[in-house]
Context: one part of a larger RNA
RNA sequence: CACCGCCCGUCACACCACGAAAGCCUGCUGUACCAGAAGUGGCUGGGCCAACCCGAAAGGGAGGCAGGUCCCCAAGGUAUGGCCGGUGAUUGGGGUGAAGUCGUAACAAGGUAGCCGUUGGGGAACCAGCGGCUGGAUCACCUCCUU
Repeated sequence: CACCGCCCGUCACACCACGAAAGCCUGCUGUACCAGAAGUGGCUGGGCCAACCCGAAAGGGAGGCAGGUCCCCAAGGUAUGGCCGGUGAUUGGGGUGAAGUCGUAACAAGGUAGCCGUUGGGGAACCAGCGGCUGGAUCACCUCCUU
């Protein structure tokens, strides 16, 4: 490369990350209950025991051991919550991508000036109503300033 310009949105295609999602799966964790290994401790201890005490002895006492039982209690189990993460049919927009589709909304009064708010409508950009702004062109008039 200057209107044969610029440029908006839907749709189509490809890729990327993200959100939602019935559910599924790890991990951590709360509560209630069940159950309860090993072990300390308590109680018991009719079975058992060389040391200490009594006894000449038999035996007894003291102490202890096995055993029994109770409390505490790890793993585990049942039920029901919480949290993090992963996955998930489908779904929602977003981003990116020389030459796709439909239109032409905006930029010059962009051919209905534009924009903001709001309500309604529409394949899409958008359109319509109401209120507001000038960051509107053109024409005319008024006021002020400079020469």

A computed fold for a 147-nucleotide part of an RNA from a Deltaproteobacteria bacterium, annotated as small-subunit ribosomal RNA, 3' minor domain. Its Rfam family is "Bacterial small subunit ribosomal RNA". The coordinates come from a structure-prediction model, not an experiment, and the mean pLDDT is 83.